This is a predicted structure of a 73-nucleotide RNA (transfer RNA) from a Phycisphaerales bacterium. Its Rfam family is "tRNA". It is annotated as a transfer RNA. The coordinates come from a structure-prediction model, not an experiment, and the mean pLDDT is 82. The source organism's lineage runs through Bacteria, Pseudomonadati, Planctomycetota, Phycisphaerae and Phycisphaerales.
[in-house]
C1' cells in the first nucleotide's frame, strides 16, 4: 500500500425498511437483614469514533480522516 469486517453509556451488546436510541452485567438510592447477600423496586449515566454530505428525518445511506482486527503480495 490493496481489499473486507468492526466502532452506540464502565464493560458486552442490541436497534427490521432511514421514523421514540434500548437490554444485560455493573454503579448509586431504597427495601430487606442483628449486619451482609440473594432478591424486590426505583435512579443516574450516550452528542451513536471525528467532520462533510444527501434527507422532512441518520447509529442507520455516501465522502473524506482516525483507531482496533483480518487478509492478500
Nucleotide at each position: 500500500a490493496g481489499c473486507c469486517c468492526c466502532g452506540u453509556g464502565g464493560c458486552g451488546c442490541a436497534a427490521u425498511c432511514g421514523g421514540c436510541a434500548g437490554c444485560g452485567c455493573g454503579u448509586c438510592g431504597c427495601a430487606g437483614u442483628c449486619c451482609a447477600a440473594a432478591u424486590g423496586c426505583g435512579a443516574a449515566g450516550g452528542u451513536u469514533g471525528u467532520c462533510c454530505g444527501u434527507u422532512c428525518g441518520a447509529a442507520u445511506c455516501g465522502g473524506a480522516c482516525c483507531g482496533g482486527g483480518g487478509u492478500u503480495g